[in-house]
RNA sequence: GGCAGGAUGGAGCAGGUGGGAGCUCGUCAGGUUUAUUCCCUGAAGAUCGCCGGUUCAAGUCCGGCUCCUGCAA
Numbered sequence: 001g002g003c004a005g006g007a008u009g010g011a012g013c014a015g016g017u018g019g020g021a022g023c024u025c026g027u028c029a030g031g032u033u034u035a036u037u038c039c040c041u042g043a044a045g046a047u048c049g050c051c052g053g054u055u056c057a058a059g060u061c062c063g064g065c066u067c068c069u070g071c072a073a
Base pairs, nucleotide, nucleotide: 002071003070004069005068006067007066010025011024012023013022019056027043028042029041030040031039049065050064051063052062053061
């Protein structure tokens, strides 16, 4: 250099027919408890790898680039 897959809250992952950004764990606050854990309720936290394009509208479609993993040589 070629081919394939991936990059989404602190962690692990959904979301691929373009219109609501979600789940589990974690963090914080409250409830409960003598207290901690467990359990219950709530909150904060990602503008979706980067730069452009298409579109009324992009995590999603198109182009380029960066990084990670694998395959062939």
This is a predicted structure of a 73-nucleotide RNA (transfer RNA) from an uncultured Clostridia bacterium. The sequence was found in a public genome assembly. Rfam family: tRNA. Rfam describes the family as follows. Transfer RNA (tRNA) molecules are approximately 80 nucleotides in length.